Annotation
Predicted 3D model of a 101-nucleotide RNA (THF (Tetrahydrofolate) riboswitch aptamer) from a Clostridiaceae bacterium. The coordinates come from a structure-prediction model, not an experiment, and the mean pLDDT is 76. The organism belongs to Clostridiaceae, within Bacteria. Of the family's consensus pairs, 94% are formed in the model. Rfam family: THF (Tetrahydrofolate) riboswitch aptamer. Rfam describes the family as follows. Tetrahydrofolate (THF) riboswitch was first reported for Ames et al. as an RNA motif in 5' untranslated (5'-UTR)regions of folate transport and biosynthesis genes in Firmicutes genomes.
[in-house]
């Protein structure tokens, strides 16, 4: 110096654990505001994501025990968080990292 690659807000599947709801929250859908992406730096973008506001829709319970409150078990929810693993994942400039010539 050439070539190749890793890493990124995050997403999806599966595993395990602990919860929440089942008196309907959550998830999903529509609109709006804000935030936010490589190891460092510059200049940026967004569909995904997070928070907030508004709107429409909408569900699976059953059993046992208890005087009752309630507790437990099995389910159910496009349910939350964590965990392990696999796969997918910014574009541009400079430097850096790994492999190789």
């Nucleotide at each position: 110096a050439g070539c190749a690659g890793a890493g990124u807000a995050g997403g999806u599947g599966u595993u395990u654990g602990c919860g929440c709801g089942u008196u309907a929250a959550g998830u999903g859908c529509c609109g709006g505001a804000u935030g936010a992406a490589c190891g460092g730096g510059g200049a940026g973008u967004u569909g995904a994501c997070a928070u907030c506001c508004g709107g429409a829709c909408g569900a699976a319970a059953a059993g046992u025990c208890u005087a009752a409150u309630g507790a437990c078990u099995u389910g159910c929810g496009g349910u939350g968080c964590a965990u392990a693993u696999a796969c997918c994942g910014c574009a541009u400039c400079c430097c850096g990292c790994u492999g190789u010539u």